Predicted 3D model of a 349-nucleotide part of an RNA (small-subunit ribosomal RNA, central domain) from a Pseudomonadota bacterium. The sequence was found in a public genome assembly. Rfam family: Bacterial small subunit ribosomal RNA. The source organism's lineage runs through Bacteria, Pseudomonadati and Pseudomonadota. The prediction has a mean pLDDT of 89.
Context: one part of a larger RNA
RNA sequence: UUGGGCGUAAAGCGCACGUAGGCGGUCUUGUAAGUCGGAUGUGAAAGCCCUCGGCUCAACCGAGGAAGUGCAUUCGAAACUGCGAGACUUGAGUACGGGAGGGGGCUGCGGAAUUCCCGGUGUAGAGGUGAAAUUCGUAGAUAUCGGGAGGAACACCAGUGGCGAAGGCGGCAGCCUGGACCGAUACUGACGCUGAGGUGCGAAAGCGUGGGGAGCAAACAGGAUUAGAUACCCUGGUAGUCCACGCCGUAAACGAUGAGUGCUAGGCGCCGGCGGAUUGACCCCGUCGGUGCCGAAGCUAACGCGUUAAGCACUCCGCCUGGGGAGUACGGUCGCAAGACUAAAACUC
Numbered sequence: 001u002u003g004g005g006c007g008u009a010a011a012g013c014g015c016a017c018g019u020a021g022g023c024g025g026u027c028u029u030g031u032a033a034g035u036c037g038g039a040u041g042u043g044a045a046a047g048c049c050c051u052c053g054g055c056u057c058a059a060c061c062g063a064g065g066a067a068g069u070g071c072a073u074u075c076g077a078a079a080c081u082g083c084g085a086g087a088c089u090u091g092a093g094u095a096c097g098g099g100a101g102g103g104g105g106c107u108g109c110g111g112a113a114u115u116c117c118c119g120g121u122g123u124a125g126a127g128g129u130g131a132a133a134u135u136c137g138u139a140g141a142u143a144u145c146g147g148g149a150g151g152a153a154c155a156c157c158a159g160u161g162g163c164g165a166a167g168g169c170g171g172c173a174g175c176c177u178g179g180a181c182c183g184a185u186a187c188u189g190a191c192g193c194u195g196a197g198g199u200g201c202g203a204a205a206g207c208g209u210g211g212g213g214a215g216c217a218a219a220c221a222g223g224a225u226u227a228g229a230u231a232c233c234c235u236g237g238u239a240g241u242c243c244a245c246g247c248c249g250u251a252a253a254c255g256a257u258g259a260g261u262g263c264u265a266g267g268c269g270c271c272g273g274c275g276g277a278u279u280g281a282c283c284c285c286g287u288c289g290g291u292g293c294c295g296a297a298g299c300u301a302a303c304g305c306g307u308u309a310a311g312c313a314c315u316c317c318g319c320c321u322g323g324g325g326a327g328u329a330c331g332g333u334c335g336c337a338a339g340a341c342u343a344a345a346a347c348u349c
Base pairs, nucleotide, nucleotide: 004320005319006318007303008302012317014201015200016199017198021194022193023192025088026087027086028085029084030083031082033081034080035077036076037075038074039073040072041071042070049065050064051063052062053061054060091191092188093187094186095185096183097182098181103177104176105175106174107173108172109171110154115149116148117147118146119145120144121143125136126135162169163168206247207246208245209244210243211242215241216240220236221235222234223233258316259315260314261313262312263311266294267293268292269291270290271289272288273287274286275285276284298305299304322349323348324347331342332341333340334339
């Protein structure tokens, strides 16, 4: 080990692919393993139950009967599950034609802005703050004009919008490439769902090697504030932030809501496609897919959820079981390390 649960009380693995396994559409037929029924054997005695009897009753004891959910053998049933065979098309997929998209990788290009450098104009301040100071500036700063260098990020468009499995993705062009959606037919014929292990992907920070370094900025230094100020504010500033390759594998990785399928009122938007109507973009009507808001029924402890369910059901996986100790110790696996994963107990309330 039952039972009950997992949006917020403990509890959905960060996400996917997929092995074993579990589960699986419609019809026909066979089989009879599961399933159901009959029979036979067995199911010791004692006990339980029923009847009768013995101790004056009872407890107790004796005799007989019944029962014994089970197992085996055998004979049957064939609805359901399984297995074998055949067929089907609605699940799933393929082909064809379309349009949408910051989906991914690589290469190149562009403008604005910051900083720095050179030159021109120009002169005493600039900067910064609550106020200041540190700081910069007569060796000419700030401001302004011209030129140049370099790195990073792409204003407006931009959305309550789009794409992606998630993480995430936003200037422009080219090349390579994944997925989804719609339309009309044709084809395959259950090829499906889930998924323990496993494998891959996985923000930021961090690590290794080499590059790069404009701005920003842990650490650090200084100036302020303050009783103090190892902070908040200010002036600086190194790792880092960027690129390539290799690690790490975590997160409030969140919708705090696993995946799949079917069913259960509507209304109002937005995005992508198609059809109808129209002379017609638009508007309108219908339909498929997505993304939001409000809400019938129902659900919920409430908040709220409500065809994108947290409703009604089924399948499969993961997880929870009082608080602290503790996501810790020990052991193991992984990692260069940081650490990650797995994961207790004593004790205590």